A computed fold for an 88-nucleotide RNA from Desulfonema ishimotonii, annotated as c-di-GMP-I riboswitch aptamer. Lineage of the source: Bacteria > Thermodesulfobacteriota > Desulfobacterales > Desulfococcaceae > Desulfonema. Its mean pLDDT, the model's own confidence on a scale to 100, is 85.
[in-house]
RNA sequence: GUUUGAAAAAGGCAUACCAUCCGAAAGGAUGGCGCGCAAAGCCACUCACCUAAGUCUCAAAGCGGGAUACGGUAGAAGGGCUGCCGGA
Numbered sequence: 001g002u003u004u005g006a007a008a009a010a011g012g013c014a015u016a017c018c019a020u021c022c023g024a025a026a027g028g029a030u031g032g033c034g035c036g037c038a039a040a041g042c043c044a045c046u047c048a049c050c051u052a053a054g055u056c057u058c059a060a061a062g063c064g065g066g067a068u069a070c071g072g073u074a075g076a077a078g079g080g081c082u083g084c085c086g087g088a
Base pairs, nucleotide, nucleotide: 002088003087004086005085012037013036017032018031019030020029021028022027035075041081042080043079045078046077048073049072050071054068055067056066057065058064
C1' cells in the first nucleotide's frame, strides 16, 4: 500500500422511548437509556424519502385544497474525504 472482519484487545457511536430546550413542521441539540453499528466518523454531490414556514395557485365570507426546499434525513442507496485494532 491492497484486501478483509474469524477470534481477541484498547476504545468508539447510539434506534426507539423519556425529560428539557430550539424549530411552522420535518427534524435537531443536551442528558438518561441501548435496538443495533467496522466507518452508525465527516460532506446533501446524484437518487430516494420527510416536512411545507414563505411563495404560487384553486376556492373564497371564512375555514380550507393543491404545487413548491431555499428546511431536513449521512442509522435509505450510490459517490467523495478521513480513520482505530486484528488477519492475510